[in-house]
């Protein structure tokens, strides 16, 4: 820096330094001199990777048995590989305001405006895109 898979409605603070910004971008709306971003110290959350335990036949027909020339079919489940669920957790990241703060694409619906065509606007839903973030894997 790009590709790919998964997740994103939960969770988690204090101190020091610093001095005006920050919430990716755009439009909103928020946070912030009762001190932003950044950096340092201590703490915490999470379970993505890693290590490990328990459960499931759930997948494979790899394994065992039966039928069958074979292809394949059926049963089993102790082993192997994978997957799903629930724990533990030294370490590797990451994170510790607001649903990824809301919207930005598609769509349903209610009100209002307009109305020749067909739209505009405010709200309430749904979905999958787009964009983004984090982790894993491979370039």
């Nucleotide at each position: 820096u790009g590709c790919u898979c998964a997740u994103c409605c939960a969770g988690a603070g204090g101190g020091g330094u610093g001095g005006a910004g920050g919430g990716a971008c755009c439009g909103g709306c928020c946070c912030u001199g009762c001190g932003a971003a950044g950096c340092c110290c201590c703490g915490g959350c999470a379970a993505c990777c890693c290590u490990u335990c328990c459960g499931g036949c759930g997948c494979g027909c790899g394994c065992u048995c039966g039928c069958a020339c074979a292809a394949g079919c059926g049963a089993g489940g102790u082993c192997c590989g994978c997957c799903c669920g629930g724990g533990a957790c030294a370490g590797g990241u990451g994170c510790c305001a607001a649903u990824u703060c809301c919207g930005g694409c598609c769509u349903g619906u209610g009100g209002c405006c307009a109305a020749g065509g067909u739209g505009g606007u405010c709200g309430c839903g749904g979905g999958c895109g787009a964009a983004g973030a984090u982790g894993g894997g491979g370039g």
A computed fold for a 139-nucleotide RNA from Rhizohabitans arisaemae, annotated as SAM riboswitch aptamer (S box leader). Of the family's consensus pairs, 97% are formed in the model. It was read from a public genome assembly, where an Rfam model found it. Lineage of the source: Bacteria > Bacillati > Streptosporangiales > Streptosporangiaceae > Rhizohabitans.